Model confidence (mean pLDDT): 88 of 100. The part of an RNA shown here (small-subunit ribosomal RNA, central domain) has 350 nucleotides and comes from an uncultured organism. The RNAcentral record of the full RNA draws on ENA and SILVA.
Context: one part of a larger RNA
Formats: sequence, structure tokens, C1' cells
RNA sequence: CUGGGCUUAAAGCGUGUGUAGGCGGAAAUGUAAGCGUCUUGUGAAAUCCCCCGGCUUAACCGGGGAAUUGCGUGACGAACUACAUUUCUUGAGGCAAAUAGGGGUGCAUGGAACUCUUGGUGGAGCGGUGGAAUGCGUAGAUAUCAAGAGGAACGCCAGUGGUGAAGACGGUGCACUGGAUUUGCUCUGACGCUGAGACACGAAAGCGUGGGUAGCGAACGGGAUUAGAUACCCCGGUAGUCCACGCCGUAAACGAUGUCUACUAGGUUGCGGGAGUUCUGAUGCUUUCGCGGCCGAAGCAAAAGUGUUAAGUAGACCGCCUGGGGAGUACGGUCGCAAGGCUAAAACUC
Repeated sequence: CUGGGCUUAAAGCGUGUGUAGGCGGAAAUGUAAGCGUCUUGUGAAAUCCCCCGGCUUAACCGGGGAAUUGCGUGACGAACUACAUUUCUUGAGGCAAAUAGGGGUGCAUGGAACUCUUGGUGGAGCGGUGGAAUGCGUAGAUAUCAAGAGGAACGCCAGUGGUGAAGACGGUGCACUGGAUUUGCUCUGACGCUGAGACACGAAAGCGUGGGUAGCGAACGGGAUUAGAUACCCCGGUAGUCCACGCCGUAAACGAUGUCUACUAGGUUGCGGGAGUUCUGAUGCUUUCGCGGCCGAAGCAAAAGUGUUAAGUAGACCGCCUGGGGAGUACGGUCGCAAGGCUAAAACUC
């Protein structure tokens, strides 16, 4: 290389947009680059193979043939690929009318809880634990009532439910804004799929500058426990958690399952639409499209399981794997303020 794989054994980039490239719907006509048939030139000799022959045989040697799968020339063919022209509507998109939604950004605003402050009532405890203690409290705590301040998060609704490419998104209102679904058969007419590089987004923690800080709370202090206790439990508590702007770019970023398309039994259930059915309405029934689950036929699978949301049957394109450790490390490169990220070995060893 051929070949084999990637849910759990090694292996799907965290996710998308998209450049090059690869691949690409139906019909007609033409061209002849790929492709096919024939022709012709060349493809040194020796070697290999076949048939003869010469050494007593063989090795060896001589003669003839075949082969030399390659590269050109010319003629013909036109199914397929390609190219050119024309056409089509089913792929894709536009338009119109509806619909659902925690999709995004900004501004405003609400109630519960909590902590703090002030005042009233009150008067000895409170708090905490397995039990305690540290802690708070006669300078009046805890409790309770009233008023005020502040920050963060939004109970019930809430769902195996919805939206988003993923990360993620949940009080309420307004403004701006992205996407999706259904229906129409109204328009364009293959405009498509994938996607090396590239670019964008990307939880938490962390970093920079400036704010903010109620609660929680790494570090840290104290009290316990214990043989010890750098812990688990308790009392405090800084960074952080929050906001703005800028970095970081990683996660069991998981469905551990790349994206797209077609095909292959059903049953049941939730969400969003459409159509039909009784004169009308609720409702029911039938049917259809999209999305989310459960159970299962065939098949697949080492099994667990999966099973129209495939891990089935096929196709297109990309990524990745090749024994364990050394090691996702060293070195180099590159990105970053740093922390570190990305790329990525070998010796040695089993």
C1' cells in the first nucleotide's frame, strides 16, 4: 500500500459558518479529454516462460518463439464520467399567510427570602452539635412589630415539556433581533452535500482594568473529633461568585454515537401545526407534516444493547485509531499578560 475499524475494547474535532478540494437530481443534442475496439511504431541484448538442439547427463551453452501488462500514431464507437448548449421540477432556496417557543441583546420593573441600619415591645439567654465548644448577648442579643438600605437568585406553574449549532437558556413588561414549523402550489431553476486550512461561538475555574459585595465561600484563623486530623462536623472568613470591557479556549464540552441523503414491521405517548368527518359548536374519530420519549419485527452486535431519532441496508465528504507504560510528557514551533493551550516524539521497559 491493500485490508480492518471508531456507543462501552485504541479511535467522532466541544459546536457551527465556510475557502480550496472531493462528490452531486431528471431529459435532449453535440464534442471526444477519460473509456472501449482495431491498426501501426517503439518497448536493446541477456534474464524469466515454451519448443528444438550441443557437451555421456546436469549445471552451462546455441537457435527459434512467446512475453515485455509501458509510451506514442491513425481510424472507428458514444453507454458511462467529463465538457458545451438547451430544457425540466421532485433537491435547495425565495415569496405569501398562519403558529409555537426559558433562542439572543438592551432598558425598565415586581414580590418572597436573606443580611444590615434605625425605632418600638421585651428581659436572658441565643446559636450550634452525635454530644459539645469556639462565637453572639444586660453597651439589651435571640424572638417580635414598623420603617429604611443593599446585593444576588427568580418558589408554585415545571413536564420523560419547550428553544438553541453547541456551550447554554426560566419572575414580569417593552424595544430591537436570529432561527424553526405548517399551509399555499405562487416564483427561481440544481442555485446542492461535505469541508483540509481559515474564521466565529464556546460551562466552570483562572487572569487584567474599573466597579460591586446580601448570601455562599477555596485560602486562612479558631472550636471539636482523633493516636494524629494539614480532613469530614461547628463558629468566623479573604479571593471568588455579580456587573462592564478585554483575555483564556479547556470539561465525563456525553447520546462517551461526525454531517448529509435514500430505503427497511409495528404499537404507545408528549409538544407544535394542517385537512377531513355530524346543519353548527364543544368533543370525539380518521388522516397528514415537524419535533421529543418509551417498547419492540427483521437485521446488526463480543455481549450489554440498538432498532424509521439505527449501532440495520447503501452512498457522499471530513476527522480519528494501530499493544501497555514512558506521555498527551520532552524538544522545537506557535498562541497567551500569566496560568497554560495546540501541535507532538524517542531512549528505555513489560